[in-house]
RNAcentral holds the full RNA, with entries from SILVA.
The part of an RNA shown here (large-subunit ribosomal RNA, domain II) has 690 nucleotides and comes from a bioreactor sludge metagenome.
Rfam family: Bacterial large subunit ribosomal RNA.
The prediction has a mean pLDDT of 83.
Context: one part of a larger RNA
RNA sequence: GCCUACGAGUUACACCUCUCUGGCAAGGUUAAUUGCUUAGAAGCAAGAAGCCGAAGCGAAAGCGAGUCUGAAUAGGGCGCGAAGUCAGAGGGGGUAGACGCGAAACUUUGUGAUCUACCCAUGGCCAGGUUGAAGUUGCAGUAACAUGCAAUGGAGGACCGAACCAGUUAGCGUUGAAAAGCUUUUGGAUGAGCUGUGGGUAGGGGUGAAAGGCUAAUCAAACUGAGAGAUAGCUCGUACUCCCCGAAAUGUUUUUAGGAACAGCCUGAGGUGGACUGUCUUAGAGGUAGAGCUACUGAUUGGAUGCGGGGGCUUCACCGCCUACCAAAUCCUGACAAACUCCGAAUGCUAAGACAUAAUACCUUGGAGUGAGGCUAUGGGUGCUAAGGUCCGUGGCCGAGAGGGAAAGAACCCAGACCAUCAGCUAAGGUCCCCAAAUAAUUACUAAGUUGGUUAAACGAGGUCUGAUUGCAUUGACAGCUAGGAUGUUGGCUUGGAAGCAGCCAUUCAUUUAAAGAGUGCGUAACAGCUCACUAGUCGAGCGAUCGGGCAUGGAUAAUAAUCGGGCAUAAGUAGUUUACCGAAGCUAUGGUAUAGUGCUUUAGGGCACUGUAGGUAGGGGAGCAUUCCAGUCUGCGUAGAAGGUGAAUCGUAAGGUUUGCUGGAGCGUCUGGAAAAGCAAAUGUAGGC
Numbered sequence: 001g002c003c004u005a006c007g008a009g010u011u012a013c014a015c016c017u018c019u020c021u022g023g024c025a026a027g028g029u030u031a032a033u034u035g036c037u038u039a040g041a042a043g044c045a046a047g048a049a050g051c052c053g054a055a056g057c058g059a060a061a062g063c064g065a066g067u068c069u070g071a072a073u074a075g076g077g078c079g080c081g082a083a084g085u086c087a088g089a090g091g092g093g094g095u096a097g098a099c100g101c102g103a104a105a106c107u108u109u110g111u112g113a114u115c116u117a118c119c120c121a122u123g124g125c126c127a128g129g130u131u132g133a134a135g136u137u138g139c140a141g142u143a144a145c146a147u148g149c150a151a152u153g154g155a156g157g158a159c160c161g162a163a164c165c166a167g168u169u170a171g172c173g174u175u176g177a178a179a180a181g182c183u184u185u186u187g188g189a190u191g192a193g194c195u196g197u198g199g200g201u202a203g204g205g206g207u208g209a210a211a212g213g214c215u216a217a218u219c220a221a222a223c224u225g226a227g228a229g230a231u232a233g234c235u236c237g238u239a240c241u242c243c244c245c246g247a248a249a250u251g252u253u254u255u256u257a258g259g260a261a262c263a264g265c266c267u268g269a270g271g272u273g274g275a276c277u278g279u280c281u282u283a284g285a286g287g288u289a290g291a292g293c294u295a296c297u298g299a300u301u302g303g304a305u306g307c308g309g310g311g312g313c314u315u316c317a318c319c320g321c322c323u324a325c326c327a328a329a330u331c332c333u334g335a336c337a338a339a340c341u342c343c344g345a346a347u348g349c350u351a352a353g354a355c356a357u358a359a360u361a362c363c364u365u366g367g368a369g370u371g372a373g374g375c376u377a378u379g380g381g382u383g384c385u386a387a388g389g390u391c392c393g394u395g396g397c398c399g400a401g402a403g404g405g406a407a408a409g410a411a412c413c414c415a416g417a418c419c420a421u422c423a424g425c426u427a428a429g430g431u432c433c434c435c436a437a438a439u440a441a442u443u444a445c446u447a448a449g450u451u452g453g454u455u456a457a458a459c460g461a462g463g464u465c466u467g468a469u470u471g472c473a474u475u476g477a478c479a480g481c482u483a484g485g486a487u488g489u490u491g492g493c494u495u496g497g498a499a500g501c502a503g504c505c506a507u508u509c510a511u512u513u514a515a516a517g518a519g520u521g522c523g524u525a526a527c528a529g530c531u532c533a534c535u536a537g538u539c540g541a542g543c544g545a546u547c548g549g550g551c552a553u554g555g556a557u558a559a560u561a562a563u564c565g566g567g568c569a570u571a572a573g574u575a576g577u578u579u580a581c582c583g584a585a586g587c588u589a590u591g592g593u594a595u596a597g598u599g600c601u602u603u604a605g606g607g608c609a610c611u612g613u614a615g616g617u618a619g620g621g622g623a624g625c626a627u628u629c630c631a632g633u634c635u636g637c638g639u640a641g642a643a644g645g646u647g648a649a650u651c652g653u654a655a656g657g658u659u660u661g662c663u664g665g666a667g668c669g670u671c672u673g674g675a676a677a678a679g680c681a682a683a684u685g686u687a688g689g690c
Stems, first nucleotide, its partner, number of pairs: 001690006011096003015093010027052003033046004056063002066078004099237002102234001106227003110223002117201009126191001128160003131156001135152006164188003170183003203219001205215003240624006250263005264370002266367007275360001277356008290343001291341002297337002302332003308326002310323004373398010403414003418592004423588003429582003432566002438579001440578006452568001459554002463551010480538005486511003491505003517532001521530002593614009625679001627676006634669001636668002644663008
């Protein structure tokens, strides 16, 4: 992991409440117990004790359809106007373990020191080698001691190193040979040493050279039984089918925030009776968006005027004068505000009426679940006008929604799946191939593989198409080519020099001209030289400038490579116009099922017709199937083959049923009721097997 069996809303109660069925009814009902009877604790009878109801109000005395408060005949509170009760069944609640499994823990009775910690008593063990303390003896030495040398001696938590004890390093082992080992290496090895046997200390206790260590593979409080089914606002699991409806993730409060109570939203039943919703019209309340501010409050650009102040002058002082300073108030001008408003919508809201719809709405009551929401569009707060951020409002969707499209995708676009069909039409989106349908038509654009087919800006650019305005042009434009481009003069000043061209000045003049600047740029030390403006000739038709628009272009840098696959260049790209076609569980067609309402019909829960409806999690309601047992029934079936097993056929919307072949070898069913140890895929479920 699979298979088989087992495995979770049960039972009790003089309890509470609601619904249904039945009996009796202003009443209803017996309990214990007793008697009778029977095959059978199955029935009948007796038994008003008690309980509920028929009257309430007040703290009470008490009064009473009223009563309490109160001075009150006022007002107000609670009552009066609706029938209950007993039994059975079901939904929910209470008390009990109360749907099942699950703690860590707590209390208490005991059992443990054969492991291990420490202690007590009594025993045992430590190869071999090394070092050589004190003391002693001899000699030397001293006045005597001291002291020195040699020998002897054999001390030490001394040294090296086996047994023994320990466990430092590395490797192996890690479903091991082993629930702590093996190999290598290492520490101690006469000591605070190691060890045998017997004994002692016991659970908030012991023992501890102290690590919260050890106390029988268990220790920040051992193990065993009991309280005990502790408690678990937590996690997991909770078993057959079909049909109808169908949520919530919000508000207030909470030792409350992953739990609850009440309300909201769902569902069943009963009732009211059209009260709901939409559109239009009319009448209202309101201060948002916007706008505005010499309409307030606050903030504010530039200017004018300049109360007042600063600075300077003058003066003994006052007065006075000046100002590229600051600046109130006022005026002109520009502009701002969630906590500004002289103004002021659209929506939304309230009310009335009309029309449309025939689904809703509201009241009472039984049963819930929900109270972690999310994305998207939009109005905002917060944040960085950040977030797949966070907090509100208003829609949609997901949640609880399948189908088609967006390559793939909870939420985006289209569209809400009762069932069947090898029928049709469409939506979004598509029509070269993968891949159903246009290699469609028409007009432009793009040359970047831009783009279609996953971002991009400021800024730059004779890319290209196009619009508008404007200038020049057959009296010849623009571009090119040929020629000229002069003189006073090297203008004056400056300067070493300054001659069109370092710089300054200017009445930048005048002359000859077709035209030619006291000079556009290059150049020289300064000249020279080249060139431009300007002019003529040649040529022969358009040439410039500015402001827009479209599509392209640079800007363009991210982590292995690349990308919808092939491919596409007057497109299979982009922009517009047009017609076909494809395309979904949408709509239609044909047949069928269920359900709600209405109508007709029927003895009837039945039938027919019409109009709707039938996605669905939590959850509510309805109708059924199967299993085991009991009672009656068929006075059923069965060795001429029951149950069970395994195939086949067939019926039913499903759970399932029926018939039959083989196997099997002794019990089993139909119908009507009743009662449950009544249905398994999940609980790291339990047991067994593989």